[in-house]
RNA sequence: UAAAGCAUGGUGGGAGAGACCGGUGAAAACCGGCGCCGAAGGCGCAACGACCCGAAAACGCUCAGGCAAAAGGACCACCAUACCUGC
Numbered sequence: 001u002a003a004a005g006c007a008u009g010g011u012g013g014g015a016g017a018g019a020c021c022g023g024u025g026a027a028a029a030c031c032g033g034c035g036c037c038g039a040a041g042g043c044g045c046a047a048c049g050a051c052c053c054g055a056a057a058a059c060g061c062u063c064a065g066g067c068a069a070a071a072g073g074a075c076c077a078c079c080a081u082a083c084c085u086g087c
């Protein structure tokens, strides 16, 4: 000093599913009940490999989380910082 990569932060976008029923309550929330969602997190599996074992997801499970708004939200874009790499 420059493109990419990785990490963190900021900004913007960001789906799905009962504002369900009962009790308390202004509401949220809490307790109980039934029904659902998957894109925080978590768990499981293939090809393949050195084959005890390792090993992916937006696939599956639904423990957790969620089912008006708010919050959260994988992922995407842009910006910044640091690291790495090259010159």
Base pairs, nucleotide, nucleotide: 001086002085005083007081008080009079010078011077012076013075018034020033021032022031023030024029035067036066037065041063042061043060044059048054049053
Predicted 3D model of an 87-nucleotide RNA (Glycine riboswitch aptamer) from an uncultured Granulosicoccaceae bacterium. Its Rfam family is "Glycine riboswitch aptamer". From the family's description: This family represents the bacterial glycine riboswitch. Glycine riboswitches usually consist of two metabolite-binding aptamers domains with similar structures in tandem.